Background
Model confidence (mean pLDDT): 87 of 100. Predicted 3D model of a 533-nucleotide part of an RNA (small-subunit ribosomal RNA, 5' domain) from Pasteurellaceae bacterium feline oral taxon 358. It matches the Rfam family "Bacterial small subunit ribosomal RNA". The full RNA is in RNAcentral, with records from ENA and SILVA.
[in-house]
Context: one part of a larger RNA
This record gives sequence, C1' cells and structure tokens, in this order.
RNA sequence: GAUUGAACGCUGGCGGCAGGCUUAACACAUGCAAGUCGAACGGUAGCAGGAAGAAAGCUUGCUUUCUUUGCUGACGAGUGGCGGACGGGUGAGUAAUGCUUGGGAAUCUGGCUUAUGGAGGGGGAUAACUACGGGAAACUGUAGCUAAUACCGCGUAAUCUCUUAGGAGUAAAGGGUGGGACCUUUUUGGCCACCUGCCAUAAGAUGAGCCCAAGUGGGAUUAGGUAGUUGGUGGGGUAAAGGCCUACCAAGCCGACGAUCUCUAGCUGGUCUGAGAGGAUGACCAGCCACACUGGAACUGAGACACGGUCCAGACUCCUACGGGAGGCAGCAGUGGGGAAUAUUGCACAAUGGGGGGAACCCUGAUGCAGCCAUGCCGCGUGAAUGAAGAAGGCCUUCGGGUUGUAAAGUUCUUUCGGUGGUGAGGAAGGUAUCAAAUUUAAUAGAUUUGGUAAUUGACGUUAGCCACAGAAGAAGCACCGGCUAACUCCGUGCCAGCAGCCGCGGUAAUACGGAGGGUGCGAGCGUUAAUC
Repeated sequence: GAUUGAACGCUGGCGGCAGGCUUAACACAUGCAAGUCGAACGGUAGCAGGAAGAAAGCUUGCUUUCUUUGCUGACGAGUGGCGGACGGGUGAGUAAUGCUUGGGAAUCUGGCUUAUGGAGGGGGAUAACUACGGGAAACUGUAGCUAAUACCGCGUAAUCUCUUAGGAGUAAAGGGUGGGACCUUUUUGGCCACCUGCCAUAAGAUGAGCCCAAGUGGGAUUAGGUAGUUGGUGGGGUAAAGGCCUACCAAGCCGACGAUCUCUAGCUGGUCUGAGAGGAUGACCAGCCACACUGGAACUGAGACACGGUCCAGACUCCUACGGGAGGCAGCAGUGGGGAAUAUUGCACAAUGGGGGGAACCCUGAUGCAGCCAUGCCGCGUGAAUGAAGAAGGCCUUCGGGUUGUAAAGUUCUUUCGGUGGUGAGGAAGGUAUCAAAUUUAAUAGAUUUGGUAAUUGACGUUAGCCACAGAAGAAGCACCGGCUAACUCCGUGCCAGCAGCCGCGGUAAUACGGAGGGUGCGAGCGUUAAUC
C1' cells in the first nucleotide's frame, strides 16, 4: 500500500447492488417448512344444491322447519398410487471408503424418448364401517360386512432368464370422454373411436454404484507395521469386479520415494495479495463429499441404510391415573446461553423452479419480495454566481498590522435528493369462455394443435420513471500537524499530568502532554484494533 463475513470509538442525509452466528455440531417455547390425486376404490363425517315426503305460516304457491335419499358439486377419515432419496441446512467427522484431473470394466437406472409385442379367465381377503371391549393417555383387541389400478393362483409368452443346448421357467389393470347403426334394450352396458394408465423386451438419454494412476497438510522428540493380514482354489453374497464373507492351502503384503502412530483439517472452481514466481485462504455463488440429539441396525423402494420414516440402546427434556408414553430447529422466523460480534416469530405463490393431478387447481420459509444493520462497493447531495467597508467577533502581534477571509452579511438565481400531491410502465407467459380452421374419426360428438375475440391473473406497491408545488429551505464529520509524513503559533502544565507505530517528547520559554486559533488529509464517513499478502 492492498484486502476483510470484521469488531470498537466518534459522527451520520439519500439511493442502487451485494452481504449478515467466523463463537456452543450448545439447549430449544411457539408457528410454519411435503404433500397431492374422487379421471384407482368402498364410501359420505361436515358444507352447498337437487328430488321425494311430512308439518307450520299464510301474500294459495311460495317461505320456514323436520325426515329420507350420495342424486349432484365437492369431500373429513380410510384403502390404493406417485412424491416424502429432490429442494433447504450444517461442516462435527474424514489426510483418504474424500476431493481434483485423466483413464477403465464387471453394473443398475422410477419418471422421459423411440420401437416391437401383449393386456385372457378366475379367486380369497382386508381397512374404512358396525357391535362388544381394554387403556389416564399414546394406542389397541375380538367378532361381523365390503371395494379396488391393493393381493394371489390359472392360461398365454419371447429378442427375457436358466440350460446338460434336448428343453424348462417367467407378466399384466384398469379408468375417463363421446357416439351413428347393431345387440341387450331398464338406467346402463356390449360395440366403436380417442385420451390416459398397465405388462414384457430392445435401444437412447439422464442419474447412480465400482476400479486404477497422479496430485492433494504438520510431526522421526512416531521406525517398523500387518493375521482376513497378502495371494490362490472351492463355495456364498451383491445390480456389479473384489478377502466383500467363509472353508482349505501357500507365506506373503506395506515401509526413509516416510509405512504405522499422532496432531490439525471437509475438498475444488475460486478469493486476497503480488510485476511474476509464490504466499495466505476456502464467507457469499457453483460442483463433489459427509452429517442430521449420540451410537447401532435394517425395512420399504428405481433410488435411503432415509434431517421433519421405522426399530434397539444411551443422555437430556416433557406428560402420567406410576402401569406406561411423547420429543429431536446443523429447514424459515424466533428464544435462552456463549461471545468483541451477526437481522423479522414479515408478505406472496404474481414470476422462476419443484411435487401431485387429464386439467382447473392444491402444496412449496425453495424462490420472489419486503423489514433491520454505513457491514462492504458504487453513485448523488449538503447549494450556485456575485459580493472589500477586506464589517463585527476570535487568534496572533514587533502595536504598524497580520490572519480567519469572498469566508459571512447583502444582492441575484437554481431546486438534485428529501417532503407533499398527482400520473404511471415493465416484470403477464399463461389459464378460462367463445368462434374459426386443421388432425383424429363413421361423425358437423369428443379430444388435440394453431389462430382470432372477450373478461381477467402482481406479493413487491404509496413500484421504477415522469409532472407539479413550496422554499437555501431538512442534510458534515473524523483523524492528524517533532522526523518518518502533508500540515504552526499562543496559553496551561513543569520528568507531574500525560503522549508514543519506531526514534523518542515532558525536570519553567514543550511546533511531541492538555486547550485555543490556524492549517493538512480523507469525507458520510474517519480513526483504532485484529488478521493476510
């Protein structure tokens, strides 16, 4: 000199863009952060509507009340499907099961895309519900009823799997919309068409698992380490190679090119500095990894050994009728604690993205915004021109004057920002309704696509921008002035009080302490401290 996720002191007008627990991976009150689908299913607790019946009031065809009915819009709880493995957080562990770069072969891959083929015929349950219980609760038992895209056989089947190459084995599920003939004709269904879903196989894309090499901290006041250890054979296991596991056999394997042990540490793209080489660092953003109260385990699933799933053990907290139960903010806010130190228990799904759904839509503390903080960077303002009687006052003085100083006052202007009032984009693409055309089709149903029209969809938001109004009106400090280092005098003090980054100042004329006047530097900041180069 540059820099910082900074802190502290003094001071503080506005805006834009960023950033904001570096410490206790300490403990957490409260709310929210993962749901959705009725176009899979039986249904109907609540809401709204319809229909039927009854009663009352009378304005004699409506209004109210009650009952029945899932008939309709919808939908609590339940079965089932998809998603809760993404997104979000943190850096404890990990010096290599990690990361970075470059290779590799023995693998899997839901949803998506392409292609081929198939989707036949049956069955038994079970939740919800009902009845009776147990329990303080959490929850749970017995009996009975019922559905499915839930579950299970049978049939069929290969380009799948196994194979002794002869053969053997293996799957599925329906749902919605519309309709001219025809068949049942009772609504409906058969039948046809379209959309969507299901099964098998092949391929792609994406994602993931595995292996190898090199690189990736300190310590030798750590020199030997290793027994599934190193290799082989048989077997097992995995999606997959492999001591991954196991039985037997052999005695190997690593190590001064630093094994083993120990301390420290998430890694990288990058960031800071530097002419570079290098040194330091890994906040924010992005990629990978690891973790989710601590330790362990598996289940489900395409994918987890799973932050807001399950089980076991432990510590802690809470409830309890003492028998037993409940919980996990390193999600977003917020609280206590620790600390020099780090924000709101905000708004919205309008946009982008994600999950579910055919869609409308629902959910989304992801995200978009707003609030707080000079924490940083950048921009703007705090007025401009004129104005010598060089006013008054202050300070200094050799008492002549000098300086503050065109500074002020005065005169003439302007109105950024702020204030008040108005106006007002863009972020909006879509979705809905309707019309037309095309495609599909037996169809001028329906569905899909394209185009037109209409009414609409904004949290931010008192938006940005623009216009008008008033009036210089509301807006400057901080550090320093002995040398390094830009900037000097007076007074006070008297080795005292104090200053200080280094040299050093202060013991009666201190440009070095304290104050004043003046000056220098930077400026909504300026200094100090800490840290890095």